[in-house]
Transfer RNA from Dimargaris cristalligena, 71 nucleotides, folded computationally. It matches the Rfam family "tRNA". Gene Ontology term of the family: triplet codon-amino acid adaptor activity. The sequence is in RNAcentral, with records from Rfam. The coordinates come from a structure-prediction model, not an experiment, and the mean pLDDT is 82.
RNA sequence: AGUUGGAUAGUUUAAAGGUAAAACAGCCGUAUCAUAAACGGUUAAUAAGGUUUCGAUUACCUUUCCAACCA
Numbered sequence: 001a002g003u004u005g006g007a008u009a010g011u012u013u014a015a016a017g018g019u020a021a022a023a024c025a026g027c028c029g030u031a032u033c034a035u036a037a038a039c040g041g042u043u044a045a046u047a048a049g050g051u052u053u054c055g056a057u058u059a060c061c062u063u064u065c066c067a068a069c070c071a
Base pairs, nucleotide, nucleotide: 002069003068004067005066006065007064010024011023012022013021018054026042027041028040029039030038047063048062049061050060051059
């Protein structure tokens, strides 16, 4: 150089065209003499740019980064 796959919350994973879900973590509360566990609530994210579409995490193109394969 070439081929393939991946990038979503602080972390680990969903959503496969209809406006992003959950677990853990964080914060607040219930409870407790107190702490932990448990329960309730809450904060927080689509790698960047563009194209198609009424509508894009999703389809297409380019770039960046990561991993694997080949030489």